[in-house]
RNA sequence: GGGCGGUUAGCUCAAUUGGAAGAGCGCCUGGUUUACACCCAGGAGGUCACAGGUUCAAACCCUGUACCGCCCA
Numbered sequence: 001g002g003g004c005g006g007u008u009a010g011c012u013c014a015a016u017u018g019g020a021a022g023a024g025c026g027c028c029u030g031g032u033u034u035a036c037a038c039c040c041a042g043g044a045g046g047u048c049a050c051a052g053g054u055u056c057a058a059a060c061c062c063u064g065u066a067c068c069g070c071c072c073a
Stems, first nucleotide, its partner, number of pairs: 001072007010025004019056001027043005049065005
């Protein structure tokens, strides 16, 4: 330099292929306990990497850029 895959909550990952975003763990509050842990209930937390385009409507389609991984040279 070229090809392919990936980037979504603090971390690890989903999202039925366009109808508007969730789970587990973690964190906070309450309950339970002498206390801690476990367990139960509730809650906070998102510029869906960034910019532009298509569309009534985009995490999802198109273009460019950045970063990560694999392969080729």